The RNA shown here (Bacterial RNase P class A) has 321 nucleotides and comes from a Methylophilaceae bacterium. The RNAcentral record of the sequence draws on ENA. The model forms 93% of the base pairs in the Rfam consensus. The coordinates come from a structure-prediction model, not an experiment, and the mean pLDDT is 76. It is recorded under the gene name rnpB. It matches the Rfam family "Bacterial RNase P class A". Its family is annotated with dimeric ribonuclease P complex, tRNA processing and ribonuclease P activity in the Gene Ontology.
[in-house]
RNA sequence: AAAGCUGGCCAGACAGUCGCUGCUCAGAAAUGAGGAGAGGAAAGUCCGGGCUGCAUAGAGCAGGAUGACGGCUAACAGCCGUACGCCGUGAGGCGAGGAAUAGGGCCACAGAGACGAGUAAGCCGCAAGGUGGACGUGAAACGCGGUAACCUCCAUCCGCAGCAAGACCAAAUAGGCUGGCGUUUUACUUCGGUAAUAGAGCGUUGCUCGCGUUGCCAGCGGGUAGGUUGCUUGAGCGCAUGAGCAAUGAUGCGCCUAGAUGAAUGACUGUCACUUGCCGUAAGGUAGGGACAAAACCCGGCUUAUCGGCCAGCUUUUCUU
Numbered sequence: 001a002a003a004g005c006u007g008g009c010c011a012g013a014c015a016g017u018c019g020c021u022g023c024u025c026a027g028a029a030a031u032g033a034g035g036a037g038a039g040g041a042a043a044g045u046c047c048g049g050g051c052u053g054c055a056u057a058g059a060g061c062a063g064g065a066u067g068a069c070g071g072c073u074a075a076c077a078g079c080c081g082u083a084c085g086c087c088g089u090g091a092g093g094c095g096a097g098g099a100a101u102a103g104g105g106c107c108a109c110a111g112a113g114a115c116g117a118g119u120a121a122g123c124c125g126c127a128a129g130g131u132g133g134a135c136g137u138g139a140a141a142c143g144c145g146g147u148a149a150c151c152u153c154c155a156u157c158c159g160c161a162g163c164a165a166g167a168c169c170a171a172a173u174a175g176g177c178u179g180g181c182g183u184u185u186u187a188c189u190u191c192g193g194u195a196a197u198a199g200a201g202c203g204u205u206g207c208u209c210g211c212g213u214u215g216c217c218a219g220c221g222g223g224u225a226g227g228u229u230g231c232u233u234g235a236g237c238g239c240a241u242g243a244g245c246a247a248u249g250a251u252g253c254g255c256c257u258a259g260a261u262g263a264a265u266g267a268c269u270g271u272c273a274c275u276u277g278c279c280g281u282a283a284g285g286u287a288g289g290g291a292c293a294a295a296a297c298c299c300g301g302c303u304u305a306u307c308g309g310c311c312a313g314c315u316u317u318u319c320u321u
Base pairs, nucleotide, nucleotide: 001317002316003315004314005313006312007311008310009309010308012272013271014270015269016268017267018266020037021036023034024033025032026031039292043303044302046301047300048299049298050297051162052161053160054159063158064157065156066155067154068082069081070080071079072078084095085094086093087092098153099152103151104150105147106146107145115143122131123130124129166229167228168227169226176220177219178218179217180216181215185196186195187194188193200214201213202212203211204210236255237254238253239252240251241250243248274289275288276287277286278285279284
């Protein structure tokens, strides 16, 4: 210098104008001031956990997951270390990997035969046949064969549903329960009422008949709309020290960093930085570009998408000294 491997990081900066969603302060209000406001994957919802309800979530069956050895963790199918196998010149990359003497299934082509048996010589037999098991084929030829990313067995783990979980407050209308009041006449009465009876009100046409319907007030409780909460201080983040090969954990100091719900987090302008094309000897000028995608209870992982750039360690080849 070229070509690579592994790990990590950034995802433009500053200023101004106009907006959006919470918070704090002032104000009677209108409003004003201050401060905060997406990601490395917020995504897919594929694993694991917290939290909540279901009986205190316990037992069995079914079903599912995992599977070298050791470690980390709240837990995991995650991560770290080591050994082994394969690939690569190498740095490195990939690997669902326990049991085949519990049982079942399968073993291409070749080969007589693939776990059932059975070919040739030889031997027995008049013959049919029996015995025998070489050579050869093949990954494997009778033996404790191979295969469990075939069933199965063994060991360990997994209850189900999910923030639309769950908790609280609670309007109008209708319906429920309780109490009180009201309406005709008659009878009884201890004067409080009781029993029977029919009216009365409203609607239908101004009236009559007919028909339909049942009143008023108060209280209680359930539930709906709606609202509050759950809700963001957490297996949190940064720095330092020391433990460990590492994953990871310990101690000390400092920090608070979205909480919306027909769902905010935006738009424009200017300057600078980065980068690409063109012009130019150069200084520079000019025209572009900036991805993937966006919270919705919260975390740990995995996977997938991503313009462009930076850093660290390492490998191979070539050249120079």